[in-house]
Order: sequence, then C1' cells, then structure tokens
RNA sequence: GCCUUGUUAGCACAGCGGUAGUGCGACUGUUUUGUAAACAGUAGGUCGCAGGUUCAAUCCCUGCACAAGGCU
Repeated sequence: GCCUUGUUAGCACAGCGGUAGUGCGACUGUUUUGUAAACAGUAGGUCGCAGGUUCAAUCCCUGCACAAGGCU
C1' cells in the first nucleotide's frame, strides 16, 4: 500500500428500509431481624464520524477514524 470483517445502553451481543431490543449489571419497590436470592417496576442510546440515495436509513452507497485478520 491492497483486501476482508467489525464499531448498537456500563459489559456481552441481537436487529435483511417503516417508533432500537435481549441477557447480565445499575437504581426503586415488595418480601426478610438484616443481607443475599426471588418477584415487580424504572432509568440508561445523537446506532463510530461526515456526506449521498430514498417518502423514510442502525440497515443501501462513498469517504474518514479505530479494532481484528489476511496479502505484499
């Protein structure tokens, strides 16, 4: 230098164009003498950044950044 894959909540990951979800974690409540567990609920996201296509983009296209792997 070139190619491929990835970037989504605190962590691990789903999501094949139409209001962004799960598990764990956090917080609140119930329960308990108390803690844990259990149960119920709540909060937490400019979907890596900038453009483009589209009525509509996490999703398609281009560039950039970062990470992993490969070729030279």
Notes
Model confidence (mean pLDDT): 84 of 100. A computed fold for a 72-nucleotide RNA from an Actinomycetota bacterium, annotated as transfer RNA. Its Rfam family is "tRNA". Rfam links the family to the GO term triplet codon-amino acid adaptor activity. Rfam's curators write: Transfer RNA (tRNA) molecules are approximately 80 nucleotides in length.